Description:
A computed fold for a 72-nucleotide RNA from a Candidatus Omnitrophota bacterium, annotated as transfer RNA. The coordinates come from a structure-prediction model, not an experiment, and the mean pLDDT is 80. Its Rfam family is "tRNA". Gene Ontology term of the family: triplet codon-amino acid adaptor activity.
[in-house]
RNA sequence: GGCGGCGUAGCCAAGCGGUAAGGCAGUGGUCUGCAAAACCAUUAUUCAGCGGUUCGAGUCCGCUCGCCGCCU
Numbered sequence: 001g002g003c004g005g006c007g008u009a010g011c012c013a014a015g016c017g018g019u020a021a022g023g024c025a026g027u028g029g030u031c032u033g034c035a036a037a038a039c040c041a042u043u044a045u046u047c048a049g050c051g052g053u054u055c056g057a058g059u060c061c062g063c064u065c066g067c068c069g070c071c072u
Base pairs, nucleotide, nucleotide: 001071002070003069004068005067006066007065010024011023012022018055026042027041028040029039030038048064049063050062051061052060
């Protein structure tokens, strides 16, 4: 330098163009003599960034950035 994959919450991670699941962690609460466990509640108006397509984009297209792999 060329090609491909990936980028979603603090971490892991789902998401077929129609207002972003779930788990862990955190915080608050219930319970308890105090805790732990359990249970309840709560956390993404910037889905890496910019632009494009569309009535509508996490999702499709282009470029850029980062990470990983392959080729040279």